RNA sequence: CUGUCCGUAGCACAGCCGGAUAAUGCAUCAGACUCCGACUCUGAAGAUCGAGGGUUCGAAUCCCUCCGGGCAGG
Repeated sequence: CUGUCCGUAGCACAGCCGGAUAAUGCAUCAGACUCCGACUCUGAAGAUCGAGGGUUCGAAUCCCUCCGGGCAGG
């Protein structure tokens, strides 16, 4: 330098042939249980989806340019 894949809550990930309240687990917080904890159960909060722009009635999802990371090639 080229090709390819990835970047979504604190962490791990789903959703990615466009349809809109972004799912789930762990962690966190509250409650129940307990003498108190742990376990277990119930509930809650938490991500405008790496950044910017474009297309569209509508974008995490498509297109472009960057940024960061992995792999392959030169």